TPP riboswitch aptamer (THI element) from Agromyces allii, 95 nucleotides, folded computationally. Its Rfam family is "TPP riboswitch aptamer (THI element)". Its family is annotated with thiamine pyrophosphate binding in the Gene Ontology. Rfam describes the family as follows. Vitamin B(1) in its active form thiamin pyrophosphate (TPP) is an essential coenzyme that is synthesised by coupling of pyrimidine and thiazole moieties in bacteria. NCBI's taxonomy places the organism under Bacteria, Actinomycetota, Actinomycetes, Microbacteriaceae, Agromyces.
[in-house]
């Protein structure tokens, strides 16, 4: 000095569906989720499956969405800094 990680600060990336009713901008109620369009929230940041594209995809399931398989070794995708750490931190099981 490095690793597994992780805290702190700065920055950045990102979704926001489905159903039922009134309506047809939208509102009000219900399901899934971390999160259902605005909240100094949530979740991700390259060891990158957050999200995007393909995709109004395919089989399975469900009123439907959600969820499961697959497409998927696919193509994109947004990182510094300054601690701690194998003298074992963080997680996560059980009492």
């Nucleotide at each position: 000095g490095g690793c597994a990680g992780u805290g702190a600060c700065a920055c950045g990336g990102g979704g926001u569906g489905c159903c039922g009713c009134g309506a047809u901008c939208c509102g009000c109620g219900g399901c899934u989720g971390a999160g259902a369009u605005c909240a100094c929230a949530c979740c991700c940041g390259u060891c990158g499956a957050a999200c995007c594209u393909g995709a109004u995809c395919u089989a399975g399931u469900u009123c439907g969405g959600a969820c499961u398989a697959g497409c998927g070794a696919a193509g994109g995708g947004a990182u510094g800094u300054c601690g701690c750490g194998a003298u074992g931190a963080g997680c996560g099981a059980u009492c």